Molecule: SAM riboswitch aptamer (S box leader)
Organism: Candidatus Mesolinea sp.
């Protein structure tokens, strides 16, 4: 890198380094010199995986646990983009998708 699935309106920050953009692309909007993003360090979320206990005759499956492997710790993936519904026409809202993040499998 590209497949194939699963989830994505919950949840969780302090410190240090360094100094300009930054929130994947676009557009709106935000964040940022009161130091953003970003990387270290320590802590938290969480329950995808792998373990562990119950539950079931057993599997599948539920539930609980969280030593491990990943993730995550600004806004719903921040909002939208494409298509139907919806409307006289627009918008709003509502429904699939398309893109993207992450797990896990298999090339």
């Nucleotide at each position: 890198c590209a497949c194939u699935u699963a989830u994505c309106c919950a949840g969780a920050a302090a410190g240090g380094u360094g100094g300009a953009g930054g929130g994947a692309c676009c557009g709106g909007c935000c964040c940022g010199a009161u130091g953003a993003u970003a990387c270290c360090u320590u802590g938290g979320c969480a329950a995808c995986c792998a373990c562990c206990a119950g539950g079931c005759a057993a599997a599948a499956c539920c539930u609980g646990g969280a030593c491990g492997g990943u993730g995550c710790c600004a806004a719903u993936u921040c909002c939208g983009g494409c298509a139907g519904a919806g409307u006289u026409g627009u918008a709003a809202u509502c429904u699939g998708g398309a893109a993207g993040a992450u797990g896990a499998g298999a090339g």